Overview
This is a predicted structure of a 158-nucleotide RNA (SAM riboswitch aptamer (S box leader)) from Verrucomicrobium sp. GAS474. The same sequence occurs in records of 2 taxa. Its mean pLDDT, the model's own confidence on a scale to 100, is 77. Rfam family: SAM riboswitch aptamer (S box leader). Rfam links the family to the GO term regulation of gene expression.
[in-house]
RNA sequence: AUCUUAUCGAGAGCGACGGAGGGACUGGCCUUACGAUGUCGCGGCAACCGGGAAGUACGAUUCGGGCAAAAGCCCACUCCCUUCCGGCAGGUGCUAAACCCAGCAUUGGAGAGGGACGCCCCUUAAAAACGGCGUCUCCGCCCGGUGAAGGAUAAGAG
Numbered sequence: 001a002u003c004u005u006a007u008c009g010a011g012a013g014c015g016a017c018g019g020a021g022g023g024a025c026u027g028g029c030c031u032u033a034c035g036a037u038g039u040c041g042c043g044g045c046a047a048c049c050g051g052g053a054a055g056u057a058c059g060a061u062u063c064g065g066g067c068a069a070a071a072g073c074c075c076a077c078u079c080c081c082u083u084c085c086g087g088c089a090g091g092u093g094c095u096a097a098a099c100c101c102a103g104c105a106u107u108g109g110a111g112a113g114g115g116a117c118g119c120c121c122c123u124u125a126a127a128a129a130c131g132g133c134g135u136c137u138c139c140g141c142c143c144g145g146u147g148a149a150g151g152a153u154a155a156g157a158g
Stems, first nucleotide, its partner, number of pairs: 002157007013042005021031003025103004043095003047092003050088001051085005059079002064075004099150001104147006113139002115136006
């Protein structure tokens, strides 16, 4: 690199160097010489692993204890799980804006537009077109829901 699982509307900035872009991609929108990205220093935050404390309803349970003829039941420990503590032994991470918003699919709603169909009006020899009304909800637009895809981070696999 790749795969699996979980999470992503919470939180948290100053200084030095340096000098033009940055927010992954595309569109939008934002940010930036009142100094971006980046590097370094010092702070901060608390998502995951780990740490500590409490609970122990459900589930698991090698060993231990008790009961029972047995099946099995109960207790304790531990794990899982739940809640809390707080940067804690430690390992990552993060520190503009919801992953800044959207993108693909599906679904609900709303009306203006396009389209299809029907009716009417006008014109006419008869029509069509233009125009008006109605229906469909086919299309894109708008507002929301759900799910994907992509991305980031963690834990694990490899």